Transfer RNA from Thermofilum adornatum 1505, 72 nucleotides, folded computationally.
RNAcentral holds the sequence, with entries from ENA and Rfam.
Model confidence (mean pLDDT): 83 of 100.
The same sequence occurs in records of 2 taxa.
The organism belongs to Thermofilum adornatum, within Archaea.
Its Rfam family is "tRNA". It is annotated as a transfer RNA. Rfam links the family to the GO term triplet codon-amino acid adaptor activity.

RNA sequence: GGGCCCGUCGUCUAGCGGCAGGAUGCCUCCCUGACGCGGAGGUGGUCCUGGGUUCAAAUCCCAGCGGGCCCA
Numbered sequence: 001g002g003g004c005c006c007g008u009c010g011u012c013u014a015g016c017g018g019c020a021g022g023a024u025g026c027c028u029c030c031c032u033g034a035c036g037c038g039g040a041g042g043u044g045g046u047c048c049u050g051g052g053u054u055c056a057a058a059u060c061c062c063a064g065c066g067g068g069c070c071c072a
Stems, first nucleotide, its partner, number of pairs: 001071007010024004018055001025043006048064005
């Protein structure tokens, strides 16, 4: 330098153009003599950035940034 893949709550991860879900963590309560385990509830996401398409974009298109792999 060229090609491909990825970027979503603190962390991991799902999400065929129409409400952003789950696990885990954290907080509260229940349970226990107490801790842990277990149960219930709650909390938390400018969907990497900027544009474009569209009535509507995490999702499609373009550019950029970051990470990974391959080729040279």